[in-house]
RNA sequence: GGCGACGUAGCUCAGAGGCAGAGCGGGCGCUUCAUAAGCGCUAGGUCGUUGGUUCGAAUCCAUCCGUCGCCA
Numbered sequence: 001g002g003c004g005a006c007g008u009a010g011c012u013c014a015g016a017g018g019c020a021g022a023g024c025g026g027g028c029g030c031u032u033c034a035u036a037a038g039c040g041c042u043a044g045g046u047c048g049u050u051g052g053u054u055c056g057a058a059u060c061c062a063u064c065c066g067u068c069g070c071c072a
Stems, first nucleotide, its partner, number of pairs: 001071007010024004018055001026042005048064001050062003
């Protein structure tokens, strides 16, 4: 340099046109003599950037940025 995959919560990931989610982690509470475990509640998101298509975009298209892989 060329090609491809990926980018969504602190971490690991789901969601592939119509209300943004799960597990773990964080906070509060219940339980315990206490801790852990368990249970309940709760906070946390410019869905990588910019633009386009659409009544409507995390989702489709283009562009750029980043990560990884393959080829040279």